[in-house]
């Protein structure tokens, strides 16, 4: 210099925030699906839970 490894940290997991929790990364992880194309759907979670934004029913 360069690759490996284990720590500690940060960061990341398709549209906002926080709490727990799992999983990836260490200049990468991540950067949704369908159509030949035109266009077209589906969700505010990777998973639970709470808020807040959206849509739909009913009732006042």
């Nucleotide at each position: 210099c360069c690759u490996c490894u284990a720590g500690a940290u940060g960061g990341c997991g398709a549209u906002g925030g926080a709490g727990u929790u799992c999983g990836c990364c260490a200049c990468a992880a991540c950067c949704g699906c369908c159509u030949g194309a035109u266009g077209g759907c589906u969700g505010a979670u990777g998973a639970c839970u709470c808020c807040u934004a959206c849509u739909g029913c009913u009732u006042g």
Predicted 3D model of a 60-nucleotide RNA (Fluoride riboswitch aptamer (crcB RNA motif)) from Thermoflexus sp. Of the family's consensus pairs, 100% are formed in the model. The organism belongs to Thermoflexus, within Bacteria. The prediction has a mean pLDDT of 80.